[in-house]
RNA sequence: CGAGCUAGUCAAGGCAGUCGCUGUGUUUAAACAGAGGAAAGUCCGGGCUCCACAGGGCGAAGUGCCAGGUAACGCCUGGGAGGUGUAAACCUACGGAAAGUGCCACAGAAAAUAAACCGCCUUGUAAGAGGUAAGGGUGAAAAGGUGCGGUAAGAGCGCACCGCGUAACUGGUAACAGGUACGGCACGGAAAACCCCGCUGGGAGCAAGACCAAAUAGGAGCUUUAGAAUUGUGCUUGAAAAAGUAUUAUUCAAGUGUGGCCCACACUUAAGCUCGGGUAGGUCGCUUGAGGUGCUUGGUGACAGGCAUCCUAGAUGAAUGACUGUCCACGACAGAACCCGGCUUAUUGACUGGCUCUCUUU
Numbered sequence: 001c002g003a004g005c006u007a008g009u010c011a012a013g014g015c016a017g018u019c020g021c022u023g024u025g026u027u028u029a030a031a032c033a034g035a036g037g038a039a040a041g042u043c044c045g046g047g048c049u050c051c052a053c054a055g056g057g058c059g060a061a062g063u064g065c066c067a068g069g070u071a072a073c074g075c076c077u078g079g080g081a082g083g084u085g086u087a088a089a090c091c092u093a094c095g096g097a098a099a100g101u102g103c104c105a106c107a108g109a110a111a112a113u114a115a116a117c118c119g120c121c122u123u124g125u126a127a128g129a130g131g132u133a134a135g136g137g138u139g140a141a142a143a144g145g146u147g148c149g150g151u152a153a154g155a156g157c158g159c160a161c162c163g164c165g166u167a168a169c170u171g172g173u174a175a176c177a178g179g180u181a182c183g184g185c186a187c188g189g190a191a192a193a194c195c196c197c198g199c200u201g202g203g204a205g206c207a208a209g210a211c212c213a214a215a216u217a218g219g220a221g222c223u224u225u226a227g228a229a230u231u232g233u234g235c236u237u238g239a240a241a242a243a244g245u246a247u248u249a250u251u252c253a254a255g256u257g258u259g260g261c262c263c264a265c266a267c268u269u270a271a272g273c274u275c276g277g278g279u280a281g282g283u284c285g286c287u288u289g290a291g292g293u294g295c296u297u298g299g300u301g302a303c304a305g306g307c308a309u310c311c312u313a314g315a316u317g318a319a320u321g322a323c324u325g326u327c328c329a330c331g332a333c334a335g336a337a338c339c340c341g342g343c344u345u346a347u348u349g350a351c352u353g354g355c356u357c358u359c360u361u362u
Base pairs, nucleotide, nucleotide: 002357003356004355005354006353007352008351009350010349013327014326015325016324017323018322019321021034022033023032024031036333040344041343043342044341045340046339047338048205049204050203051202055263056262057261058260061200062199063198064197065079066078067077068076069075080094081092082091083090084089095196096195100194101193103189104188117136118135119132120131121130122129123128144162145161146160147159148158149157163185164183165182166181167180169178170177171176209284210283211282212281219275220274221273222272223271224270227252228251229250230249232247233246234245235244236243237242254268255267256266257265291310292309293308294307295306296305297304298303
């Protein structure tokens, strides 16, 4: 010099002026503030509101190495294992295949209770018979790999090293790692197949919900259900026994209760369907927050604590636009609608820090 890896900042306009829009404010003014890094997707997690007072169990669904962070998460941080890359770094749908079921096409002799096509050895005149899985072929994958010995020829058949399994020991909070000892040791792959295991696991959503005002037809029809027993009291009938009726209490049953089932609980006569009519106006919710910024302490870090300081859109057919001058990087993706923490996607340009590698020069 070049090629890369990684982290961060800025922002599509700035400055000045004139007019205009929304909110706060004011007697009226003045004054102050006014779309994003993703506001997008509606994918996760919550805050908040209502159903009920949200309890228990199952299950749908989600998640899946370990340890931390967080209100929480499928997120973030750090570590482990596996993989890619020369490297800086990056990726992971990362529990279990000896609980069970299913699958591994085609090719191949044979694909998991899995094997003899070619070949090699022995025998035989030959046809054939017996042994073999080292060599070759097929395939993504073929009874662990390399070497030596041994054998009729071979084979973990034996041995050495590697691989695999088991055990304790050492280091580590742990996932794991290390060496040592023992074992010839194979029942392969895949769960992003069903499944098993661990953890999470009410629903609906600001068009939630609350209040005010106004109007209409306290509309019409259909279906299901409104029950049973015991006891006390009152009333009626009766000579009494008893019967009928009203009501209280208890038990059982039935109905309803924001995804499904069961239990518990609450309420009690409620529920469902069809047709028709009225209103659709206003106020709140609505922005002070798991908030921002600066300094400092602890921590590898995510982050947490302390001190100080700031208030930074609240529209509702939907607010920030137009003009002039100047500067500039001459401008992509793109506009809040209850709020917040994440993830994912779209995309332009400028700048800064750290690290890796090739070449050249000193």
Bacterial RNase P class A from a Gammaproteobacteria bacterium, 362 nucleotides, folded computationally. It was read from a public genome assembly, where an Rfam model found it. Rfam family: Bacterial RNase P class A. By type it is a ribozyme. The organism belongs to Gammaproteobacteria, within Bacteria. The coordinates come from a structure-prediction model, not an experiment, and the mean pLDDT is 75.